Small-subunit ribosomal RNA from an uncultured archaeon, 1424 nucleotides, folded computationally.
Its Rfam family is "Archaeal small subunit ribosomal RNA". A reference for the family is Yusupov et al. (2001), "Crystal structure of the ribosome at 5.5 A resolution", Science. Its Rfam clan is "SSU clan".
The RNAcentral record of the sequence draws on Greengenes.
């Protein structure tokens, strides 16, 4: 400045159409006065003793109309500002001084008369006055020239006196008023004349005063993608103009001026007091209000006047609008009000000349949209107010009731105030009455971890960012919070920002040293004298308008405001004085720096000459079948003799070892050897000059390598290209050819990661330790230009102190303290791109932007994850060495997928898929299809005219007093509505608890002090042996500990001890049976407790001994010795933590949902379907087997609705008896294996699916959907593709056994014993895990991040044939019109015509240049 909401009052001021359209403009106002200059013409009053007033109209004349008011387009300039000068000038009206106004004369307006014209408006003829005009004369002025002195100043060209010439050349002696005096008056008068005093006014000179004109010094915008500019242009001499200097303008003559201190040119702007804001320095504005310019619709002109080229005068073009009778007029609001338009945007077609000022008058006064005031507006700045008190509720709260007080302030009377309103003031009335909002509350930022609702949807958000169903961010209520009659939003500006850094930054790596040197302007500069006083610093003076600014003091109650007095406005100017230090001048000095001599060191540059090995090619001998190449091949080469060996001979390039982190060079760069030429640097010198320096825009040299031109050369090696290979592809890397080019001579190009990413010079600021050169010493010497040292001087590397730095790091060769100059940075991309200039033959270099985009880009570190980076160490869910499977079959379960009224959910690498499901026919059950059932509680309708309940037949129905129909029965409640509930395997495992699984059969994860780091962190926890082990030892700015690991717990394996039933029976005693009888054998009773066993305690193993290896250690091999040997073997237990792992369907639980349905509950189906895929598993393919007969040996377990001995019936599953067992008692109980026979390698006597019959069990019930037994049926299958799985000893692999769930129903789980191997005693290839270390643009972490093409959309932008519009210049035509000249006509003019000079508006036309605007197509960029 606009703009949402909302608004009670009041003071003050310089606030309101500036911003866009300096667009257009109805209508009404804005400049008049003066009768004391005049003329006429109307009209009111008086007047016949007298008396001598007024109003108005038209016009002359004089003064204003040049001023006040408006705007800010142009203007980058003397326009403003500020200080000066005019010896280069004017100034009406005002003031002071001195003087004067003398004769003569003319004309015209109103007015009449007559005329054109539609109108504006004109034309003619008579009359008159002036303070109108005008002739002479006077003062007087201007020039020329003489003389002479004064004045005034720096300086006389000025001023002043005076003489002569020549020219030009005043006046209004009005007007009032007054004294006297005289004329004159009713068919009028209110006059006239002359005179005196006073006023006002005229002329002339001088001076003032005010106003202005003119030139200077100095200030103050942006771009160099604007470098040249400039022909009246610089100067001169004459002339014209003009108040006045001057190219102002004209003739002539010279070629000069300006300019990197930025000319010219292009863009923006009136300027300045001053205002916003900052501590200040600055930055930004400047419209309002003062001062200055300028401009009136666009241009251009002159007259008129003291001033005007004139806002409300003229002329004329141009564009516009009006009027007309078509013939011709007329206007100009950027005055005040008001209209329209343009806009986001801005007031009343108001009162008054009362105050101020100003015009004119003598005054009185007249005018006055200046001004003074009132309207309007939430524009600014200031101020008061929206109520206080009490007692109650209420949570001490937020509010609210009820009493009481006050009335500033509103409303209302009635004075006073004002030109008039209003304020304000004084008195008075009634009444808490008339008066609170807007933004916010997630952080920055004061204020919610309140409630609903929403559900990445709707929205918020200035930035980060919220919202994806538990949102302190949306959208309301609630509570708060800031402000407060205002709050909030949008724009634009200053500050934050030291984020353009003068004050006060920076360029190794963040953005930033020009590739290097040389040198122009400029900056800048060593030591000591003298002089100057320019810069600097003191005082003084003068100016820095007025308003603002500070400060006292005062007024209106207070402030805001205002008045006053005083500072102050950092600035020009003068003056006098200071001399350190700067500058100048002047005399000197040596350290700076040049020079000059010595004698060393170098791949310093150039030119020439010579050389060397190898490559390659050519002949010529030897010689054979290959060569070559590569991970592996192949293309190539080769019987025309390669490759390989040897000889010679051509040709171009290059220059090994010395060779070094060496050395030289400004900097690219320089390397065979010898020479000519040349530069430069060190280091020494009692040798010279005297500051000669340093840096260094512009400017010039040099300048790798590719590239270009022309002209030689060409052996090797190569872009391209051509071929083989590799791969999905291979325009690549590998191979095999190969041409520019690479080398050389002459020219261009001028760019590199051109690097130390570190400009250049100078001074100062601890070493140490290399090495190259030099000089001075010392020492030994083998005497060498050798060798070892020390001092110093110059160079080139490391380490490092203080300092410095964001860190990395730097650190006398600085990135440290300073001083000089240059050159470059100022968020990422768009871009080093377009455009312009320039420079190149090009290719391309040098300068070098902007739209638009985007919140980061970046830098250094740190900690993790990662790498088809590095080392170390480990694992049969890692390989290897085996050993057995699994992928092919059938069938069994489990998943997918289809289907299906449903096939209920869940689990999904490893760490889902014989997993939840320890066992679905019903139940389980959650599914689907039908039946029924239920609402605690509080409220309404109902209810003794009978609710809930119950119940009989009958309908309905799969079934049923569940509902219905009719009725009984019963005796208080009440599902009909609304609300709230119970329930819910309904939803979220990503709201959660709990468990659980995985990393993890890992060896790791912390913590206290300390100690390093700005810091996030580090160390500890690293290193070096070591072990399963962050285990242990050693070392270490770390010492110590915590939870893991290990210890501990349970079993198994050996001994001992203790105890003996229901276990044991070696030995013993009786009894009873049997046999094959000197005996044996079985059962039972005592004895016994040795064995075995059970089952409570101890021992036992610890690198404890012994060699060796290791560091005298930790520990490691290897053996003794033990039942057991290095953790003895199997177990449990298993860290800080992650995974948004799995589970709301076990159970708990937040919120959501449902609430007669997603509750409950009955029947029936379904979870068992089957073109298909995938996992786990059982049976096999068979002879190490099958089938028959015989025979033998377990271990854990489990048992009362159970186990079930024995007998009996059946062929068997089973059935029926019926003993014991609440268990070391009694019951369940083995296969594999032995022994014989057969079978003889076939789809068989394997296999047993799969189907038929019959029969059994369980259970209301075995259709869909269990099990078991018999007989018949006999299918795939003859050892399993790619690929994958366990698994290191009593494992693996084969035998069965018993358990859980359970009324029946295992090939599963979990346990149990029997049989009972093969290999490794290794690595880190493969999968993966811990350590250390490197890199990183990754941190939801490589299933990561990310790049370009290509599609789609939106956005600005470049280029673009070309076409439209302006804007500005050049040059030509036309030429309004002014301005002179000359001639002519006439009323002799300020007239008209004509001709000619000149100046030129505007139009027209050809170009230059510059802006916009559209624009087929093009190419690139953004964003999605």
């Nucleotide at each position: 400045a606009c703009u949402g909401c909302u608004a009670u009052c009041g003071g003050g001021g310089u606030a309101a159409g500036a911003c866009u359209a300096a667009a257009a403009c109805a209508u009404g106002c804005a400049a008049g006065u003066u009768g004391u200059g005049c003329g006429u013409c109307c009209u009111g009053a008086g007047c016949a003793c007298u008396g001598g007033c007024g109003g108005g109209g038209c016009g002359c004349a004089g003064c204003g109309u040049a001023c006040g008011g408006c705007u800010c387009a142009g203007u980058a300039a003397c326009a403003c500002g500020u200080g000066g000068c005019u010896a280069a000038c004017c100034u009406a009206c005002c003031c002071u001084u001195a003087g004067g106004a003398c004769c003569a004369g003319a004309a015209u307006a109103a007015c009449c008369c007559c005329g054109g014209g539609a109108a504006a408006c004109u034309g003619g003829g008579a009359c008159u006055a002036a303070u109108u005009c005008c002739g002479g004369a006077u003062a007087a002025g201007u020039g020329a020239g003489g003389a002479g002195g004064c004045c005034u100043g720096g300086a006389a060209u000025g001023g002043u006196u005076u003489c002569u010439c020549a020219c030009u050349a005043a006046a209004a002696g009005g007007g009032c008023g007054u004294u006297a005096g005289g004329a004159g008056c009713a068919u009028g008068c209110u006059u006239c004349c002359u005179u005196u005093c006073g006023u006002u006014g005229c002329c002339u000179a001088a001076g003032g005063a005010u106003g202005g004109g003119g030139c200077c010094g100095c200030g103050g915008c942006c771009g160099a993608u604007c470098a040249g500019g400039u022909u009246g242009u610089u100067g001169g001499u004459g002339a014209g103009g003009u108040a006045a200097a001057g190219g102002c303008u004209c003739a002539c003559c010279a070629a000069g001026c300006c300019u990197a201190u930025a000319a010219c040119c292009g863009g923006u702007a009136c300027g300045g007091g001053c205002c916003a804001u900052g501590a200040g320095a600055g930055u930004g504005g400047g419209a309002g209000c003062c001062c200055g310019g300028a401009g009136a619709u666009g241009g251009g002109c002159a007259c008129u006047g003291a001033g005007a080229c004139a806002a409300g005068g003229g002329c004329c073009c141009a564009g516009g609008c009006c009027c007309u009778a078509c013939g011709g007029g007329g206007c100009g609001c950027a005055g005040c009000a008001g209209u329209u338009g343009c806009g986001a945007a801005a007031a009343c077609u108001c009162c008054g000349c009362a105050a101020u000022g100003c015009g004119c008058g003598a005054a009185a006064g007249c005018g006055u949209g200046a001004c003074g005031g009132g309207g309007u507006u939430a524009a600014c700045c200031c101020g008061a107010g929206u109520g206080c008190u009490a007692u109650c509720c209420g949570c001490u709260g937020a509010g609210g009731a009820u009493a009481g007080c006050u009335u500033u302030u509103u409303u209302c009377u009635g004075g006073u105030g004002u030109a008039a309103u209003g304020a304000g003031u004084c008195a008075g009335a009634c009444g808490a009455a008339u008066a609170a909002g807007g933004g916010g509350a997630g952080g920055g930022c004061a204020a919610g971890a309140c409630u609903g609702g929403u559900g990445u949807c709707a929205g918020c958000c200035g930035c980060c960012g919220c919202g994806g169903u538990a949102a302190u961010a949306c959208c309301a209520g609630c509570u708060c919070c800031c402000c407060g009659a205002g709050u909030g939003g949008u724009a634009g500006g200053g500050a934050c920002g030291a984020u353009u850094a003068u004050u006060g930054g920076g360029c190794u790596u963040a953005a930033a040293g020009c590739g290097u040197c040389c040198g122009u302007a400029g900056c800048u500069g060593g030591c000591u004298u003298g002089a100057c006083a320019a810069g600097u610093c003191u005082u003084u003076c003068g100016u820095u308008a007025a308003a603002u600014c500070c400060a006292g003091c005062g007024a209106c109650c207070u402030a805001a405001u205002c008045g006053u007095u005083g500072g102050g406005c950092u600035g020009c100017g003068a003056a006098a004085g200071a001399u350190a230090c700067u500058a100048u001048c002047u005399a000197g000095c040596u350290u700076g720096g040049g020079g000059g001599c010595g004698g060393a060191a170098g791949a310093g540059g150039u030119c020439g000459a010579c050389g060397g090995u190898a490559c390659u090619c050519u002949c010529g001998g030897g010689g054979u079948a290959g060569g070559g190449g590569u991970g592996a091949a192949a293309u190539c080469c080769u019987a025309u003799a390669a490759u390989c060996c040897u000889g010679a001979g051509a040709a171009g390039a290059c220059c090994a070892c010395c060779a070094g982190u060496g050395g030289c060079g400004a900097a690219g760069g320089c390397g065979g050897u010898c020479g000519g030429c040349u530069a430069g640097a060190a280091c020494g010198c009692g040798c010279u000059c005297g500051a000669c320096g340093g840096u260094g825009a512009u400017g010039g040299a040099c300048g790798a390598a590719a590239g270009c031109u022309g002209g030689g050369g060409u052996a090797g090696c190569a872009a391209a290209c051509c071929g083989g290979a590799u791969u999905a592809g291979a325009u690549a890397c590998c191979c095999g050819g190969g041409u520019a080019g690479u080398c050389c001579c002459a020219g261009c190009c001028g760019u590199a990661a051109a690097c130390g990413a570190u400009g250049c010079g100078g001074g100062c600021u601890a070493g140490g330790u290399g090495u190259c050169g030099g000089a001075g010493u010392g020492g030994a010497u083998a005497c060498g230009a050798g060798c070892c040292g020390c001092u110093u001087c110059g160079g080139u590397g490391c380490c490092g102190c203080a300092g410095g730095g964001a860190a990395a790091c730097u650190g006398u060769u600085a990135a440290g303290c300073c001083c000089g100059c240059c050159g470059c940075c100022u968020g990422g991309g768009a871009a080093g791109u377009a455009c312009g200039g320039u420079c190149g033959c090009a290719a391309g270099g040098c300068u070098g932007a902007a739209a638009c985009u985007u919140a980061a880009a970046g830098g250094a570190a740190u900690u993790g994850g990662c790498g088809g980076g590095g080392g170390a160490g480990c694992a049969c869910u890692a390989c290897a060495a085996g050993g057995c499977g699994u992928g092919a079959a059938g069938c069994u379960u489990g998943c997918g997928g289809u289907u299906u009224a449903a096939u209920u959910g869940g689990a999904g690498u490893c760490a889902a898929c014989g997993c939840c499901g320890a066992g679905a026919a019903c139940c389980u059950u959650a599914c689907c299809a039908g039946g029924g059932g239920a609402g605690a509680c509080a409220g309404c309708a109902g209810g003794a005219u009978g609710a809930a309940u119950g119940c009989c037949a009958g309908a309905u129905u799969g079934a049923a007093g569940g509902u219905c129909u009719u009725g009984c029965u019963a005796g208080a409640c009440a599902a009909g509505c609304u609300g709230a509930g119970a329930g819910g395997a309904g939803g979220u495992g990503c709201a959660u608890g709990g468990c659980c699984g995985u990393c993890g059969c890992c060896a790791g994860u912390u913590c206290g002090u300390g100690c390093c780091g700005u810091g996030a962190g580090g160390u500890g926890u690293c290193c070096u042996g070591u072990u399963a082990a962050g285990u242990c030892a050693g070392g270490c700015a770390a010492c110590g500990a915590u939870c893991g690991a290990g210890a501990c717990c349970c079993g198994c394996a050996c001994c001992c001890c203790u105890a003996g039933u229901u276990g044991c029976u070696a030995c013993u005693g009786g009894a009873u049976c049997c046999c094959g009888u000197u005996g044996g054998g079985a059962u039972c009773c005592g004895g016994g407790c040795a064995c075995a066993c059970c089952a409570g305690g101890g021992g036992g193993a610890c690198c404890g001994c012994c060699a060796c290896c290791g560091a005298a250690a930790a520990g490691g091999u290897g053996g003794a010795g033990g039942a057991a040997g290095g953790a003895g073997c199997g177990g449990g237990c298993c860290a800080c933590g992650g995974c948004a792992g799995g589970u709301c369907a076990g159970u708990a639980u937040g919120c959501c949902c449902u609430g007669a349905a997603u509750c409950c509950u009955c029947u029936g189906g379904g979870c068992c379907a089957c073109a298909c895929g995938c996992g786990a598993g059982c049976u096999g393919c068979a002879a190490u087997g099958g089938u028959a007969g015989g025979g033998a040996c377990a271990g854990a377990g489990g048992g009362u609705c159970c186990c079930c001995a024995c007998c009996c019936c059946g062929a068997a599953a089973g059935g029926g008896g019926g003993a014991g067992g609440u268990a070391a008692u009694c019951c369940c109980u083995a296969a594999a294996c032995c022994c014989u026979a057969u079978c003889u390698c076939a789809g068989u006597u394997g296999g047993g699916a799969u189907c038929g019959a019959g029969g059994g069990c369980u259970g209301a019930a075995a259709c869909u959907c269990g099990c078991c037994c018999u007989c018949g049926u006999g299918a795939a299958c003859g050892u399993g593709g790619a690929a994958u799985g366990c698994c290191u000893a009593g494992u693996a692999a084969c035998c069965g056994c018993g358990u859980g769930u359970c009324a029946u129903c295992a090939u599963c789980g979990c346990g149990c014993g029997g049989u009972g191997a093969a290999u490794a005693c290794g690595u880190c290839c493969c999968u993966g895990c811990u350590c250390c270390u490197u890199g990183c643009a990754c941190a939801c972490a490589c299933c990561g991040c990310c790049c370009g093409u290509c599609g789609a959309u939106c956005c600005a932008g470049c280029c673009g044939a070309g076409u439209g519009a302006g804007g500005u210049u050049u040059g030509g035509a036309u030429g309004a019109g002014g301005c002179g000249c000359a001639g002519u006509c006439u009323u002799a003019u300020a007239g008209g015509c004509u001709g000619u000079g000149u100046c030129g508006a505007a139009u027209c036309u050809a170009g230059g240049u510059u802006u916009c605007g559209c624009g087929a197509g093009g190419g690139g960029g953004g964003a999605u």
The coordinates come from a structure-prediction model, not an experiment, and the mean pLDDT is 80.